[in-house]
RNA sequence: GCGGUGAUCGUCCAACGGCAGGACGCGAGUCUUCCAAACUCGAUAUGAGGGUUCGAGUCCCUCUCGCCGCA
Numbered sequence: 001g002c003g004g005u006g007a008u009c010g011u012c013c014a015a016c017g018g019c020a021g022g023a024c025g026c027g028a029g030u031c032u033u034c035c036a037a038a039c040u041c042g043a044u045a046u047g048a049g050g051g052u053u054c055g056a057g058u059c060c061c062u063c064u065c066g067c068c069g070c071a
Stems, first nucleotide, its partner, number of pairs: 001070007010024004018054001026042005047063005
């Protein structure tokens, strides 16, 4: 340099083009003499910039970063 692949809450992973969800973690509450556990509630995310579309996490282009292969 070329090709492929990935980037989503703090972490790990989901999500036919149509309400972005789960687990763990975090915060609050209930319970307990206290702590833990359990239960209930809550906050938190689509790498950046464009395009297509009524509508984009999803499709297209460019860039950034990671991984794999070729040279």